[in-house]
Molecule: small-subunit ribosomal RNA
Organism: uncultured bacterium
RNA sequence: AGAGUUUGAUCCUGGCUCAGAACGAACGCUGGCGGCAGGCCUAACACAUGCAAGUCGAGCGCCCAGCAAUGGGGAGCGGCGCACGGGUGAGUAACACGUGGGAAUAUGCCUCGGGAUCGGGAAUAACGGCGGGAAACUGCCGCUAAUGCCCGGUACGCCUUGAGAGGGAAAGGAGCAAUCCGUCCUGAGAGUAGCCCGCGUUGGAUUAGCUAGUUGGUGGGGUAACGGCCCACCAAGGCUACGAUCCAUAGCUGGUCUGAGAGGAUGAUCAGCCACACUGGGACUGAGACACGGCCCAGACUCCUACGGGAGGCAGCAGUGGGGAGUAUUGGACAAUGGGGGAAACCCUGAUCCAGCCAUGCCGCGUGAGUGAAGAAGGCCUUAGGGUUGUAAAGCUCUUUCGCACGCGACGAUGAUGACGGUAGCGUGAGAAGAAGCCCCGGCUAACUUCGUGCCAGCAGCCGCGGUAAUACGAAGGGGGCAAGCGUUGUUCGGAUUUACUGGGCGUAAAGGGCGCGUAGGCGGAACGACAAGUCAGAGGUGAAAUGCCCGAGCUCAACUUGGGAAUUGCCUUUGGGACUGCGAGGCUUCGAGGACGAGAGAGGUGAGUGAAUUCCCCAGUGUAGAGGUGAAAUUCGUAGAUAUUGGGAAGAACACCGGUGGCGAAGGCGGCUCACUGGCUCGUUUCUGACGCUAAAGCGCGAAAGCGUGGGGAUCAAACAGGAUUAGAUACCCUGGUAGUCCACGCUGUAAACGAUGAGUGCUAGGCGUCGGCACGCUUGCGUGUCGGUGCCGCAGCUAACGCGUGAAGCACUCCGCCUGGGGAGUACGGUCGCAAGAUUAAAACUCAAAGGAAUUGACGGGGGCCCGCACAAGCGGUGGAGCAUGUGGUUUAAUUCGAGGCAACGCGAAGAACCUUACCAGCCCUUGACUUCCCGGUCGGGGCUCCGGAGACGGAGCUCUUCAAUUGGCCGGUGACAGGUGCUGCAUGGCUGUCGUCAGCUCGUGUCGUGAGAUGUUGGGUUAAGUCCCGCAACGAGCGCAACCCUUGCCAUUAGUUGCCAUCAUUAAGUUGGGCACUCUAGUGGGACUGCCGGUGAUAAGCCGGAGGAAGGUGGGGAUGACGUCAAGUCCUCAUGGCCCUUACGGGCUGGGCUACACACGUGCUACAAUGGCGGUGACAAUGGGCAGCCACCUAGCAAUAGGGAGCUAAUCUCAAAAAGCCGUCUCAGUUCGGAUUGGGCUCUGCAACUCGAGCCCAUGAAGUUGGAAUCGCUAGUAAUCGCGCAUCAGCAUGGCGCGGUGAAUACGUUCCCGGGCCUUGUACACACCGCCCGUCACACCAUGGGAGUUGGUUUUACCCGAAGACGGUGCGCUAACCGCAAGGAGGCAGCCGGCCACGGUAAGGUCAGCGACUGGGGUGAAGUCGUAACAAGGUAGCCGUAGGGGAACCUGUGGCUGGAUCACCUCCUU
Repeated sequence: AGAGUUUGAUCCUGGCUCAGAACGAACGCUGGCGGCAGGCCUAACACAUGCAAGUCGAGCGCCCAGCAAUGGGGAGCGGCGCACGGGUGAGUAACACGUGGGAAUAUGCCUCGGGAUCGGGAAUAACGGCGGGAAACUGCCGCUAAUGCCCGGUACGCCUUGAGAGGGAAAGGAGCAAUCCGUCCUGAGAGUAGCCCGCGUUGGAUUAGCUAGUUGGUGGGGUAACGGCCCACCAAGGCUACGAUCCAUAGCUGGUCUGAGAGGAUGAUCAGCCACACUGGGACUGAGACACGGCCCAGACUCCUACGGGAGGCAGCAGUGGGGAGUAUUGGACAAUGGGGGAAACCCUGAUCCAGCCAUGCCGCGUGAGUGAAGAAGGCCUUAGGGUUGUAAAGCUCUUUCGCACGCGACGAUGAUGACGGUAGCGUGAGAAGAAGCCCCGGCUAACUUCGUGCCAGCAGCCGCGGUAAUACGAAGGGGGCAAGCGUUGUUCGGAUUUACUGGGCGUAAAGGGCGCGUAGGCGGAACGACAAGUCAGAGGUGAAAUGCCCGAGCUCAACUUGGGAAUUGCCUUUGGGACUGCGAGGCUUCGAGGACGAGAGAGGUGAGUGAAUUCCCCAGUGUAGAGGUGAAAUUCGUAGAUAUUGGGAAGAACACCGGUGGCGAAGGCGGCUCACUGGCUCGUUUCUGACGCUAAAGCGCGAAAGCGUGGGGAUCAAACAGGAUUAGAUACCCUGGUAGUCCACGCUGUAAACGAUGAGUGCUAGGCGUCGGCACGCUUGCGUGUCGGUGCCGCAGCUAACGCGUGAAGCACUCCGCCUGGGGAGUACGGUCGCAAGAUUAAAACUCAAAGGAAUUGACGGGGGCCCGCACAAGCGGUGGAGCAUGUGGUUUAAUUCGAGGCAACGCGAAGAACCUUACCAGCCCUUGACUUCCCGGUCGGGGCUCCGGAGACGGAGCUCUUCAAUUGGCCGGUGACAGGUGCUGCAUGGCUGUCGUCAGCUCGUGUCGUGAGAUGUUGGGUUAAGUCCCGCAACGAGCGCAACCCUUGCCAUUAGUUGCCAUCAUUAAGUUGGGCACUCUAGUGGGACUGCCGGUGAUAAGCCGGAGGAAGGUGGGGAUGACGUCAAGUCCUCAUGGCCCUUACGGGCUGGGCUACACACGUGCUACAAUGGCGGUGACAAUGGGCAGCCACCUAGCAAUAGGGAGCUAAUCUCAAAAAGCCGUCUCAGUUCGGAUUGGGCUCUGCAACUCGAGCCCAUGAAGUUGGAAUCGCUAGUAAUCGCGCAUCAGCAUGGCGCGGUGAAUACGUUCCCGGGCCUUGUACACACCGCCCGUCACACCAUGGGAGUUGGUUUUACCCGAAGACGGUGCGCUAACCGCAAGGAGGCAGCCGGCCACGGUAAGGUCAGCGACUGGGGUGAAGUCGUAACAAGGUAGCCGUAGGGGAACCUGUGGCUGGAUCACCUCCUU
């Protein structure tokens, strides 16, 4: 410090996730030791038991024990303490806390001063007696003491008071004594406590108003003390947008965690403060409490009870139950530190110090060290060689920390006293001995293989893995990380500049308010002087300690502990400075702002009036059969006279041309003309005021269209509605009608893509070209220059993610306002406000996803555009689709009808040939190391042919015969196991081969340049070509694979060579038959020839194109071979090869028979036809490619023929297949025929082991459909189509198929609008699996959260009223009464009792608010391959979207106004070159 994740890729925006650190943690697996820390975060739930606060006999009397002394014991009176220490965090949003100040206070014990301590008195507990009660406890009578209580006297200080005057104390005890300890009054101090104030201290405005002792005053009361703290009276105040009140949440702080910091989160342990002590209320005592282990009352709960009545409060330490994922011992000691009492000894102390439990955390240590290669064994992997585990182990040599055993044995304790503790530590001994796990290994993120599994089981923090080769699941081996721990979960901060103070944004990503006026607030021009609030500097006080940091020190180190320092960024006080901001006062200036004067432009606004044209209606005329409407139609109108046309009239609405990126207005918006009233703006000149300014929460106003209310008006258009069409449907688009509405007046609504998707204001920062309004100057008088204000285009710098913006900024700055913080849910619900309603405004959450987006790039696509090509269309010729048959396929059937191929690019395809074989299928019968390969063992030596027997055959058995010594590594037989074998599966694991786009002209690279980048450029452009062919231009320059050429063939010529070929001349024959010849033809070798080379035109002087000459051939001469980068997971595992899986007496192998040939049908490809361009008969002319020895077969004979019997030649330019056929002549004369030949009957031939299923051919007979083929569709541009025959491969036999050959031999192409396919450029895109794409809504099903909901349950709170415990206060007090007064009577004083107001709990009634449940119901989200449609993305097939209104199963449709975030074409304008 970053990384992963949106895309085909890119940049940006933006969320989600990860790596880090931390924890009072928990869970899983594991666990050796020690040190130091920590340990109920949940139920402030309930608690058994024990302990946690006593002490003093030197304050007092008594009782018990003892003979007594007595430093013994006990219960009381009395004193001090129990308000500390310890616990908890419920409440509290507050002067509670923090920080800094303040004045009107109190203070036991302690310290330091001053003074005093005199004289009396009356009681009472204990105790004794008599009682009550179960108990707790308690009544009456009697006795008694004090440092208990009371009175009198005294008063330096003290208190009260205006003064005078008045008021108020005390206690003694111990000691032989000295003396000591107390007591009282008073002053000061220290510490402690109370009170007041400034500032700081959570969220919510879907909480906006709150308040009656409330705010203040006067006078009282009360308190230690100020104060409405309380009371009476008076006044009507007080708080609040700088957030009152209300609701929710919460102890606060030092600190802790995190972070670079600023911040954020947090408030365990330690420390300070506060609050609380079962819940609520209350006071008493006291220096101090409204009191954790005190009291009273009420309530809930628990316990005891004799039922009458009592007792209790662990949020002290342990402990129990409960809750929970979760948190310890009913331990030891007062030895230390501290606290209480005491003169002290001492006693008490669950404070504390220790120990126990727990890996809860931090820190430290160990589980051994060295050596050791046969690189052991075993494991795992393997290409089978090896690699790895791995010096790891074993072995050898050592060591002994920790632990164990034994012995010694502290510091803490300055003299005594040690719980810890026989602990820490030290010494000795034995022995490698007792001591390693957990997580991870696809990327992020360090670490890889095998097996198993097969979208299953499972994993997962995010992206995502798993559907038969998983580094992602499970296991193993190996590896990586950490280590007595390791992972997981939860939480916090970080990363996140993802709330942005440091440090973000708002044209299109989320985000500028629809526009203006304006209040508060914020900000504000130039100059001088003053003040010193902000601000800056110095000083002082404070900022507790601890923590953290730095430098040291102590435990062997560390953690830990500890000394010092700095720090504590804050607050307060004070001194000084005066730049900037600010405050107050006065004045000046003019640049901001405003006014005056003089001009100017304008659809600015309101009202009144008025005009021409169109539409519709009415009247009248002319006139006749249609009109209207559409893609085409129909509904509709019209013989009752429409449409058309002419004249007249009525009504309403809107204003053509001008008209313009022209004008005006704040925006919405504004358009005939005239008048009236009226707002704003601009320019010019000087002059005036003198900062009067800018912005703008709240508020007020304006605000298109639609819509609403009332009343008018109503021509057109037109939601709804009706009808007609279209359609699968058509609640639409189209058509015919048509109502609200559209118009006016008044009122409401308050929203729009209210857009420049760009808030307002000011200043600054190159220009160029238009245009509107004004002014000035110049002249050549309609131009130029300059200037101010608007409105546009292009563009520098700069900015921007890019697109783009660019002096009217989206640049550089300042001021103020509004708004944003992932997508969906949702601009929705609830609540509030507004509205007549529709609805508007304000505005969430649960839940869900890992994206949603912006700009640009490359493709692909478009029912987008431009250019171009192709038998693509058109123009032609001939077919298919109809018939019969052949063949292939689907389907069906079957025991099997083997398998594959499936739009083009499957279907006369694999198959260049299924009767057996083939053959893979079916049935049956057989074989099991196998039909075939290699190895091992044993035996044996052979092999072939023929015949016979059983059997369907495979197979089994027998005989005859031919040949032979080959002996090895060989052959054969048998055995065993490794293995063979598989046309079994996967073409989506593959190789190879092939099809296709397409013989289309494309596909790329290097360097350079441009761009943040994906990428672009080159390859685009202007021409041209069959061509990315060539030329020119150009930030490109070159190059590669393709194109072309090189290759084959064909067309012309030359040459070489003449047999089997040929024959002009000579001779010869029946015949090129022979001699002869090689001139010609031909054959097959080698060459030539064609290159836009020449001429003319055109083009740009180019490339090229057009025409011409010559030539056998002319612009690639014709044909072939040749197939770029790639696409289709195209085809093939059944050609072959091959990974993996599967079968192994079978999914292998052999055989016989059957099947692949089935047949209601459907489709493809063909053949033959339907006839006269023909059939039949006759005639007998002219080819070429090819084939041939298990062959082709001349010729002869037989047969009507297929063919058969003889038989020559030929291994082929020699012989042969072989006859070419269309042609020509004659006949038939339009008919189901002398067309057509299917089908069927009969008889034959051939091949073959065998023609039944199931071959071909021949002859005789039979003589079906069919008379030119619907929608639709195919081929072909010249030696082509059409037509005619011939050959070959396969093959025993079998072709209408396939591959070739030649013969005859056309028609047409105007042209590129349209269909199909393709190429290039461009455009749009929400597509990228790429339009066979993407995607919307209803409905149905399942699940989830949520709104409404008659109500119901509970919490909380308010108001009014009722009740009124304890208690203090006030009143009363005829009952009771020791101290004082009084001789007494009595009095003073006190107590009980009673009364009063206050008040907790409780009750009644009515609200507010929050939460739970809730029949039913609304929408939302998610889910798998459901249903219906097709709304959106391309012009998405009706451009889309926004607001509004109506309608409709649904997406949606329609009306109206608006927007471009619409494609295309044309025009206008402008710009560039």